[in-house]
Context: one part of a larger RNA
RNA sequence: CUCUGUUAAGGAAUUAGGCAAAUUAGAUCCGUAACUUCGGGAUAAGGAUCGCCCCAUUAGCGUGACGACGACAAGCUUGUCUGAGCGUGAAGGGGCCGCAGAGAAAUGGCUCUAGCGACUGGUUACCAGAACCACAGGUCUGUGCUAAGUCGAAAGACGACGUAUACGGGCUGACGCCUGCCCAGUGCCGGAAGGUUAAGGGGAGCGGUGCAAGCUGCGAACUGAAGCCCCGGUGAACGGCGGCUGUAACUAUAACAGUCCUAAGGUAGCGAAAUUCCUUGUCGGGUAAGUUCCGGCCCGCACGAAUGGCGUAACGACUGGAGCACUGUCUCAACAGAGAACCCG
Numbered sequence: 001c002u003c004u005g006u007u008a009a010g011g012a013a014u015u016a017g018g019c020a021a022a023u024u025a026g027a028u029c030c031g032u033a034a035c036u037u038c039g040g041g042a043u044a045a046g047g048a049u050c051g052c053c054c055c056a057u058u059a060g061c062g063u064g065a066c067g068a069c070g071a072c073a074a075g076c077u078u079g080u081c082u083g084a085g086c087g088u089g090a091a092g093g094g095g096c097c098g099c100a101g102a103g104a105a106a107u108g109g110c111u112c113u114a115g116c117g118a119c120u121g122g123u124u125a126c127c128a129g130a131a132c133c134a135c136a137g138g139u140c141u142g143u144g145c146u147a148a149g150u151c152g153a154a155a156g157a158c159g160a161c162g163u164a165u166a167c168g169g170g171c172u173g174a175c176g177c178c179u180g181c182c183c184a185g186u187g188c189c190g191g192a193a194g195g196u197u198a199a200g201g202g203g204a205g206c207g208g209u210g211c212a213a214g215c216u217g218c219g220a221a222c223u224g225a226a227g228c229c230c231c232g233g234u235g236a237a238c239g240g241c242g243g244c245u246g247u248a249a250c251u252a253u254a255a256c257a258g259u260c261c262u263a264a265g266g267u268a269g270c271g272a273a274a275u276u277c278c279u280u281g282u283c284g285g286g287u288a289a290g291u292u293c294c295g296g297c298c299c300g301c302a303c304g305a306a307u308g309g310c311g312u313a314a315c316g317a318c319u320g321g322a323g324c325a326c327u328g329u330c331u332c333a334a335c336a337g338a339g340a341a342c343c344c345g
Stems, first nucleotide, its partner, number of pairs: 001339007009331002013329001018326001026050005035040001037174001051096005060088004067081005072075001097101001109324007116316002121133002137172007149158003175311004180241003185238002187234005194229003200223002205218005242260005269303001270300001281297005
């Protein structure tokens, strides 16, 4: 040094952090809060008891032999009573021993509070198990069957031996209360009058060549689809959701007014938040002392409604804060054992 064990007094003073260790632990009985989706929470929490001997192979319970008495269908039948044996087995009383009776091993520490995710589940084979992914549920959208979609030069196959209560794709993510305004831009859907628009059609006209018939080239008007322009719709489509100035009989503030701009100027709810720069904001709580934590406030640098908003019982090897118990984490180290180190071969 490694591993294991014990430790006076204190008991988290250690540390980023109770990391590690310790505590707890079984069974029976008692008892058990807030909250709740009425199922839970709950082994909540918190207590008591436990060995052996005797009463006593106890009471009780299960099974049920032999036997007795009946019934008729007369049997390997059936009913009632008795109750051996076997199994199981409290509660109570009396007594005994030890430091210790769940005598060893195995075998939950607990509580309060907040964040996130509803949950069980899945994940970075070999540093991350999570708040990530999935999920049931919600919603939008495509698809009428030779379906859409996917794989494949194709044949063909999956979808599906299914048929819109089905199948594919996107977003959200139990449940509860909800999900506001903007269609100007982009996308998608619908429309078809007009504009633009390719090949093709058309052929005025202009060439080359030839004696010519002809052959050959260029070619205007006009015609000519989808698309684009255009006209509408559409946000649980991509997305977006203002500024300045003044004003109330203390002050302060501004319900109110004016003005500019916009497609429209952020509704409900929440808010120094997993989001707050200034910031250790400010007030309250907790501590002797708290950049963390909890509850308010709102001045939201730069929350905000299915890139969902806000709540939420239960759940979590998740994250933050507090407490009880417990301890060598520490004050502060000591001792013991095993193995290395060291010596010899």
Predicted 3D model of a 345-nucleotide part of an RNA (large-subunit ribosomal RNA, domain IV) from a metagenome. The full RNA is in RNAcentral, with records from SILVA. The coordinates come from a structure-prediction model, not an experiment, and the mean pLDDT is 88. Rfam family: Bacterial large subunit ribosomal RNA.